[in-house]
Molecule: Bacterial RNase P class A
Organism: Pedobacter psychroterrae
RNA sequence: AAUGCAAGCCGUUCUAUCGCUGUUCCUUUAUUGGGAGAGAGGAAAGUCCGGGCAACACAGGGCGUCCCGCUUCCUAACGGGAAGAGGUUUGGGAAUGAACACCCGAAUUAUGGAAAGUGCCACAGAAAAUACACCGCCGAUGGGACUUGGCUGAUACCGAAAGGUUGAGCUGCUGACACAGGUAAGGUUGAAAACGUGAGGUAAGGGCUCACGAUUUUUGUCAGCGAUGGCAGAACUGGUAAACCCCGGGAGUUGAAAGACCAAAUAGGCUAACGCAUGUAGGGCUGCCCGUCCGAUGUUAGUGGGUAGGUCGUUAGAGAUAAAUGGCAACAUUUAUACUGGAUUAAUGAUAGAAGACCUGAGCAAUCAGGUUACAGAACCCGGCUUACAGGCUUGCAUUUUAU
Numbered sequence: 001a002a003u004g005c006a007a008g009c010c011g012u013u014c015u016a017u018c019g020c021u022g023u024u025c026c027u028u029u030a031u032u033g034g035g036a037g038a039g040a041g042g043a044a045a046g047u048c049c050g051g052g053c054a055a056c057a058c059a060g061g062g063c064g065u066c067c068c069g070c071u072u073c074c075u076a077a078c079g080g081g082a083a084g085a086g087g088u089u090u091g092g093g094a095a096u097g098a099a100c101a102c103c104c105g106a107a108u109u110a111u112g113g114a115a116a117g118u119g120c121c122a123c124a125g126a127a128a129a130u131a132c133a134c135c136g137c138c139g140a141u142g143g144g145a146c147u148u149g150g151c152u153g154a155u156a157c158c159g160a161a162a163g164g165u166u167g168a169g170c171u172g173c174u175g176a177c178a179c180a181g182g183u184a185a186g187g188u189u190g191a192a193a194a195c196g197u198g199a200g201g202u203a204a205g206g207g208c209u210c211a212c213g214a215u216u217u218u219u220g221u222c223a224g225c226g227a228u229g230g231c232a233g234a235a236c237u238g239g240u241a242a243a244c245c246c247c248g249g250g251a252g253u254u255g256a257a258a259g260a261c262c263a264a265a266u267a268g269g270c271u272a273a274c275g276c277a278u279g280u281a282g283g284g285c286u287g288c289c290c291g292u293c294c295g296a297u298g299u300u301a302g303u304g305g306g307u308a309g310g311u312c313g314u315u316a317g318a319g320a321u322a323a324a325u326g327g328c329a330a331c332a333u334u335u336a337u338a339c340u341g342g343a344u345u346a347a348u349g350a351u352a353g354a355a356g357a358c359c360u361g362a363g364c365a366a367u368c369a370g371g372u373u374a375c376a377g378a379a380c381c382c383g384g385c386u387u388a389c390a391g392g393c394u395u396g397c398a399u400u401u402u403a404u
């Protein structure tokens, strides 16, 4: 310097004219007119989490249902953030006979319990937790036949005889075959095959034995706030809880169309059921129960008519900006500064010109010409998460190249 990945920030500016909405001052019969000053985001989106606030309501217990699940810290809280630990994967280094383990990074993490119990592990494969072996290996031991020797010489044939040929039986070595049997080291299949590496032993193998390691549980000691880690022992050796379950912690419901107040209106009419009090009938809180609240010219259900205008909630904050201090950091404290939408048929804009940034073309260059300028629009508010985005800036990591 280039490329790639990750994180964070910005995401148009100025002038003129005209227009819209709120606040405030002056003026006017009158928001009639004039002045001042302000006016949509980093996501306002999604409605996925957590809260503030309001009502039930003064508000509780049990069951059920749902959520969370490593540690410490931050925060009003969170499924959020910061810093760490463990697991898995991976790059480089170092090291060994080999495996595991070690150091420096990166990515990721649905991270309590499988020694409480019950389930499940499809297909493939011989076999998926009480493994009964497809290919393969062995075949010591027991048995069979062959090769090759030794001992003996049954039986049969030829021969006049001598003898020749045949070779029953016993036994040894080597080699090969392979039955019974042995095997789980090697191979097949698979996400996973009964802890791994190496050596010895064996007929061949296997924790069968040994050495070095790992897993799970646990004892002691050291370090750490802690999760955990180091060292030294003992026992153990599939996975799965995003399966049921167990353990620990937590959650009342609804949602601004929540709610509160003022005004207006007439037919608070008619029908039905229950009822006129150990607070009944009925209804609300809450999915159910207890409990509790409303409840007598009552309650519930249905039907019908009238009115529907306005104010609050509604934006001065768990807030913002800057500095100092503390902290690895997220953040906290103190001081100072400013007030920056509040609409409710719902404003926050339009036109013109110039500039900024990016792209293309021409040109040695200065420069010239043309084009583009993203995603997108408050409606009770705040903190997160997720998604969308033309282009620009900053930082970190990795690789390559160049120079010293």
Base pairs, nucleotide, nucleotide: 001400002399003398004397005396006395007394008393009392010391012355013354014353015352016351017350018349020039021038023036024035025034026033041375045386046385048384049383050382051381052380053255054254055253056252060290061289062288063287065251066250067249068248069247070084071083072082073081074080085111086109087108088107089106090105091104092103093102112246113245117244118243119240120239121238134187135186136183137182138181141180142179144177146175148172149171150170151169156165157164158163195213196212197211198210199209200208214237216235217234218233219232220231221230222229223228259312260311261310262309269303270302271301272300273299274298282294283293284292285291320337321336322335323334324333325332326331356373357372358371359370360369361368362367